[in-house]
Context: one part of a larger RNA
């Protein structure tokens, strides 16, 4: 000096991102008392306050009154919650990044949409087959929302999915009818004979190509948002001004309803007003001028609940003002 620990004047969070970390009152005995809120269950050991040894006596004797006694100290040691106000976020017990992240992230009941009539739908597997399930729609599977309470608006133009068939467009395979080929037979014409060449009927046959004719899909035609998403602009107007219930016009499928709002969401911006500090970019409570809230990508609010996260008080304290003493130990130096 470093590490583990103890102490300490006044002060009492000034420290510092931030009471981190230390202290501390108290300690699931007993008695007395205990608010707001609330979903009536809690919230509560809320908060606070007073009591605890020993000895004698009465007594309605698991214990109560009453007097005495000693000590610095009687839950006589050890162990054994520090409380309150007040936001956010997530309903809750739970669950995770084994080895930097426990959370406001996942999960969850509960709500809600698809999908499945059973040889089920889905999921493995080439397949046989298994699972689902020795189950049958109060069943299974899938996506979303996330307890409870009040709610869940508008838009079907585009995507997506159901559903429909008049009509447009469209594959390959076939079929049916035609162009173009090869090879018989008959039969007529022509020519320089064995031959050759043109025509015309007929059997057999091969690609190649044209035309018709046919499906689902597109195109249509409706329907669907607890389906992927979307949810304007500009001008004027009221007997101070200020602002505009009102007009007007332009687009659009439709132009954001309800409740909330400088929010975990606000750029300007430390917004503006209150509170609460002697002094508050954090905080609470209003305000709307939402750059760029918004309703199951859930909206607002909520008792209880949280090793969550902001904000303020009590106690307390070497966190500090500022440091100083002390014990062990481990490095150096001496011996």
């Nucleotide at each position: 000096u470093g590490c583990u620990c103890c102490u300490c004047a006044a002060g009492g969070a000034a420290c510092u991102c931030g009471g981190c970390a230390a202290a501390a009152c108290a300690g699931c005995g007993a008695c007395c008392g205990u608010a707001a809120c609330u979903u009536u269950g809690g919230a509560a050991u809320a908060a606070g306050g007073u009591c605890c040894g020993c000895c004698c006596c009465g007594c309605u004797u698991g214990g109560c009154g009453g007097g005495g006694c000693c000590g610095c100290a009687g839950c006589g040691a050890a162990a054994g919650a520090u409380c309150c106000c007040u936001g956010g976020c997530g309903a809750c017990u739970g669950u995770u990044u084994a080895c930097u992240a426990a959370a406001a992230a996942c999960a969850c009941a509960g709500c809600u949409c698809c999908c499945u009539g059973c040889g089920a739908a889905c999921u493995c597997g080439u397949a046989a087959g298994a699972g689902a399930a020795u189950g049958u729609a109060u069943a299974g599977g899938g996506g979303g929302u996330g307890a409870c309470g009040c709610c869940u608006g508008a838009c079907c133009a585009a995507u997506g999915c159901a559903a429909g068939a008049a009509g447009g467009u469209u594959a390959a395979a076939u079929a049916a009818c035609g162009g173009u080929g090869g090879u018989g037979u008959u039969c007529c014409g022509c020519c320089u004979u064995u031959g050759g060449u043109g025509g015309a009927a007929u059997g057999c046959u091969g690609g190649c190509u044209g035309u018709u004719a046919u499906a689902a899909g597109c195109c249509c035609u409706u329907g669907u948002g607890a389906a992927u998403g979307u949810c304007g602009g500009c001008c004027g107007u009221a007997a101070c001004u200020a602002u505009a219930a009102c007009g007007g016009u332009c687009c659009u499928a439709a132009g954001g309803u309800a409740g909330c709002g400088a929010a975990a969401u606000u750029c300007c911006u430390u917004g503006u007003c209150u509170g609460g500090u002697a002094a508050g970019u954090u905080c609470a409570g209003a305000c709307g001028u939402g750059c760029a809230c918004g309703a199951a990508u859930g909206g607002c609010g909520u008792a209880a609940c949280g090793a969550c996260u902001g904000g303020g008080g009590a106690a307390c304290u070497g966190u500090c003002u500022c440091g100083a003493g002390g014990a062990g130990u481990a490095g150096c130096u001496u011996g």

This is a predicted structure of a 335-nucleotide part of an RNA (large-subunit ribosomal RNA, domain IV) from a Patescibacteria group bacterium. Its mean pLDDT, the model's own confidence on a scale to 100, is 83. The RNAcentral record of the full RNA draws on ENA. The organism belongs to Bacteria candidate phyla, within Bacteria.